The RNA shown here (Glycine riboswitch aptamer) has 98 nucleotides and comes from a Pseudomonadota bacterium. The coordinates come from a structure-prediction model, not an experiment, and the mean pLDDT is 78.
[in-house]
RNA sequence: UAUGACGAAGCGGGAGAGACCGGGAUUGCAUCCGCAAUGCCGGCGCCGACGGAGCAACCGCCCCGGAAACUCUCAGGCAAAAGGACCGCGGCGUCAGG
Numbered sequence: 001u002a003u004g005a006c007g008a009a010g011c012g013g014g015a016g017a018g019a020c021c022g023g024g025a026u027u028g029c030a031u032c033c034g035c036a037a038u039g040c041c042g043g044c045g046c047c048g049a050c051g052g053a054g055c056a057a058c059c060g061c062c063c064c065g066g067a068a069a070c071u072c073u074c075a076g077g078c079a080a081a082a083g084g085a086c087c088g089c090g091g092c093g094u095c096a097g098g
Stems, first nucleotide, its partner, number of pairs: 001098001003096005010089004018044001020043004025038005045078003051074001052072003058066003
C1' cells in the first nucleotide's frame, strides 16, 4: 500500500400473509345505543426472506464432512411500528499477497 478473502458494525433499499371471529377485564369519552386504546383467553384461516428442522443438486481433505433462495412450519409473523434473507455504498479489523 493498489488487490483478494473473511468478519462485525454504520447508512440506504428490502417481500409475503385476517387492522379476522368470539369472550372477559381495565382506562378514557359519552344523555342512551355505543366509540377508542391496552392487555388476556379460545378458535379457524394464511405467510415464509430472521431462527430451527428435513431432503438434496453440488463441493471437499472423500472415513466422513460442508451444504440452498427447495421443502416443513416448532418458534416467529399476517394495519402501522419493529424485525427482515439479500443487494448497494463508504470506511474499520484480521489474514494472504505484490